[in-house]
Predicted 3D model of a 308-nucleotide part of an RNA (large-subunit ribosomal RNA, domain IV) from a bovine gut metagenome. Its mean pLDDT, the model's own confidence on a scale to 100, is 85.

Context: one part of a larger RNA
RNA sequence: CCAUUGUUAAGGAACUCGGCAAAAUAACCCCGUAACUUCGGGAGAAGGGGUGCUCUAGAGAUAGAGCCGCAGUGAAAAGUCCCAGGCGACUGUUUACCAAAAACACAGGUUUCUGCCAAAGCGAAAGCUGAAGUAUAGGAGCUGACGCCUGCCCGGUGCUGGAAGGUUAAGGGGAUGUGUUAGCGCAAAGCCCCAGUAAACGGCGGCCGUAACUAUAACGGUCCUAAGGUAGCGAAAUUCCUUGUCAGGUAAGUUCUGACCCGCACGAAAGGCGUAACGAUCUGGGAACUGUCUCAACAAUGGACUCG
Numbered sequence: 001c002c003a004u005u006g007u008u009a010a011g012g013a014a015c016u017c018g019g020c021a022a023a024a025u026a027a028c029c030c031c032g033u034a035a036c037u038u039c040g041g042g043a044g045a046a047g048g049g050g051u052g053c054u055c056u057a058g059a060g061a062u063a064g065a066g067c068c069g070c071a072g073u074g075a076a077a078a079g080u081c082c083c084a085g086g087c088g089a090c091u092g093u094u095u096a097c098c099a100a101a102a103a104c105a106c107a108g109g110u111u112u113c114u115g116c117c118a119a120a121g122c123g124a125a126a127g128c129u130g131a132a133g134u135a136u137a138g139g140a141g142c143u144g145a146c147g148c149c150u151g152c153c154c155g156g157u158g159c160u161g162g163a164a165g166g167u168u169a170a171g172g173g174g175a176u177g178u179g180u181u182a183g184c185g186c187a188a189a190g191c192c193c194c195a196g197u198a199a200a201c202g203g204c205g206g207c208c209g210u211a212a213c214u215a216u217a218a219c220g221g222u223c224c225u226a227a228g229g230u231a232g233c234g235a236a237a238u239u240c241c242u243u244g245u246c247a248g249g250u251a252a253g254u255u256c257u258g259a260c261c262c263g264c265a266c267g268a269a270a271g272g273c274g275u276a277a278c279g280a281u282c283u284g285g286g287a288a289c290u291g292u293c294u295c296a297a298c299a300a301u302g303g304a305c306u307c308g
Base pairs, nucleotide, nucleotide: 001303002302003301004300005299006298007297008296010294011293014292019289027051028050029049030048031047036041038145052067053066054065055064056063057062068072080287081286082285083284084283085282086281087279088278092104093103108143109142110141111140112139113138114137120129121128122127146274147273148272149271151204152203153202156201157200158197159196160195161194162193165192166191167190171186205223206222207221208220209219232266233263244260245259246258247257248256
C1' cells in the first nucleotide's frame, strides 16, 4: 500500500447525481394508534412502558419483600419510521450470462367471426388440433380491478349489406357445314354505383371586428371542412421558448408540491380522469442514525514486502 473487519472526540448528510455504503430499528408482554378507505384494511401505523435472581403467599396467573450489575430478549439470531407525488389496480411473468420495470400477463369490459364435417390453425395428402367441446362454446383484435364516464366526423381506407343499371373472362348455346374476316347474344365474382359501420384504420380549422378607463371578448362577420376537440386533465413519463408566473417548503430549491392556462405538440377502450390496498418501482421532503463527510486516526486478520 491492497482486501476484509473493529473502534473513534466534537459535529451529524456539511458527502454525493443520489444517505451509495455503513449505522440505527429488532424478540415477547402491556398500553396506545391518524388521515384515508372498496369498511376488508391502513396497522407491527405512529408513540410509550416492561423483561434478571432469591424468598414468601397462591392451584396458577400474579402479588409482596429483598438482592446484584454499567447493562437482565445481559451472547447470537430477529421491522427503521413518517409525509407527499408519478406509474402500474392487485398475487404473478420477463431480457439463462449488464435492464425485474412504468414492460408482459391478469380478472373485468368490448368488437368481430363461427350452427358443427364450426370458424381458426398444422399438413401436397391421409389425417390431426379445435373437442370426445356445441354460441353461458370456440377463434381473433383492442382495452385492462374498481368508481364516474367514453363527445363530434362514414368525405378517404377497410368491413358488411344491396341489386335497377354500367363494365366483364374462360366457357356453353344457337346458326352454318366449312374458307376467311369485321362482329352478335348469354354471362359469375370483382370493380363502378347506393347504403350502413369508428370499443374498424383514422380525423377532430383559419382570419377579422366588437363592452362607457385599459385589458379581455359572452357577441358578430367571413372562408374552408366529413366534422372542427365535448367532459375531464394540463409547463404533465407529454411544455420548445422555460429555471414560464404565483404560492409552499429552504438562510439559499434548474428538482419537488399546490395553483394558473399562452396545451410548440393532452384528451376520452393505441381509453380520459380519479382511486383504498399493493410495489427489491421512480421522485421530493422529514425524524432517528451514523467515519458519507469536516478530517482523519488507531487496531486486528490475510496479502503485498524483506530474510530464510